[in-house]
């Protein structure tokens, strides 16, 4: 330096190809609730700048466009 992939709550992921409104699940937290007590269940609540900026649209987590950051394969110096 060039290809490709990845990026979503603390944490791990599904949604992106084909745009639709206030983003879905799992662990974990917090409150109940049940127990003689704790954990295990069960209920409920919280918690997200969708990587960053713009750009196209009535509307972008998803489509372009550049950038960061990771993983990957090639090339290039030694």
């Nucleotide at each position: 330096g060039g290809g490709c992939c990845u990026g979503u709550a603390g944490c791990c992921u599904a949604g992106c190809c084909u745009g639709g409104a206030u983003u879905g699940g799992g662990c974990g937290g917090c409150a109940g609730u049940c127990u003689c007590c704790u954990a295990a269940g069960c209920u409920g609540c919280a918690g997200a700048u969708c990587g960053c900026g713009g750009g196209u649209u009535c509307g972008a987590a998803u489509c372009c466009c550049g950038c960061c950051a990771g993983g990957u394969c090639c090339g290039c110096c030694a």